The prediction has a mean pLDDT of 83.
SAM riboswitch aptamer (S box leader) from Phytoactinopolyspora alkaliphila, 106 nucleotides, folded computationally.
It was read from a public genome assembly, where an Rfam model found it.
The source organism's lineage runs through Bacteria, Bacillati, Actinomycetota, Jiangellaceae and Phytoactinopolyspora.

[in-house]
């Protein structure tokens, strides 16, 4: 950085630094000097990988389940909501793209 699977209506903030942004992109609509982004510090969530049972298999993998120790991730609003398709009682519903973390294998 591309690819491939997984998953995305749930959860979870407080201090210091700093000093105007942010919420991926457009477009709306928010968020912000009552302090944006961006660094630390401590706290929390969660359960994708590692750990562990237990089931099946028995080359690898695979289903269910605990724990939070380690590796990440996360701690406004549904991935903040639409972008393209299809229905549709015109409220809305499904799908799909794009992203996001995770995990492998290049």
């Nucleotide at each position: 950085u591309a690819c491939u699977c997984a998953u995305c209506c749930a959860g979870a903030g407080g201090g210091g630094c700093a000093g105007a942004g942010g919420g991926a992109c457009c477009g709306g609509c928010c968020c912000g000097g009552u302090g944006a982004a961006g660094c630390c510090c401590c706290g929390g969530c969660a359960a994708c990988c590692a750990c562990c049972c237990g089931c099946a298999a028995c080359a690898c993998g695979g289903c269910g389940g605990g724990u939070u120790u380690g590796g990440u991730g996360c701690c406004a609003a549904g991935u903040c909501c639409g972008g393209c398709c299809c229905g549709u009682u015109c409220g809305c519903g499904g799908g799909g793209a794009a992203g996001a973390u995770g995990a492998g294998g290049a």